RNA sequence: UCCUUAUCAAGAGAGGCAGAGGGAAUGGCCCGAUGACGCCCGGCAACCGCUAUAUUGUAGUAUGGUGCCAAAUCCAGCAGGACGGCUUGUCCUGAAAGAUGAGGA
Numbered sequence: 001u002c003c004u005u006a007u008c009a010a011g012a013g014a015g016g017c018a019g020a021g022g023g024a025a026u027g028g029c030c031c032g033a034u035g036a037c038g039c040c041c042g043g044c045a046a047c048c049g050c051u052a053u054a055u056u057g058u059a060g061u062a063u064g065g066u067g068c069c070a071a072a073u074c075c076a077g078c079a080g081g082a083c084g085g086c087u088u089g090u091c092c093u094g095a096a097a098g099a100u101g102a103g104g105a
Stems, first nucleotide, its partner, number of pairs: 001105008013041001015040003021031003026076003042069003047065002049061005073097001078094006
């Protein structure tokens, strides 16, 4: 980097450092010197692991390996449908893209 697969509407500090952009990309819309983003500490969570039961399920466990801690993956972008109305729109489903875990090349 690519492939397969599962999940993505819950949850997580009024701490320290530091200092300007940040929310993947595009368009929006937001966050940010009343200090964001990042790092540390702190916390959340059961994907892997472990334990029990049981059997590919359930329960427990965060001194193990990851992950995560504004907004639904912040929203939309492609396809289909319902309603409204014909100018604009609202809602639902799926896809695409993305993120994370596990396995593989």
SAM riboswitch aptamer (S box leader) from Planomicrobium sp. CPCC 101110, 105 nucleotides, folded computationally. It was read from a public genome assembly, where an Rfam model found it. It matches the Rfam family "SAM riboswitch aptamer (S box leader)". Gene Ontology term of the family: regulation of gene expression.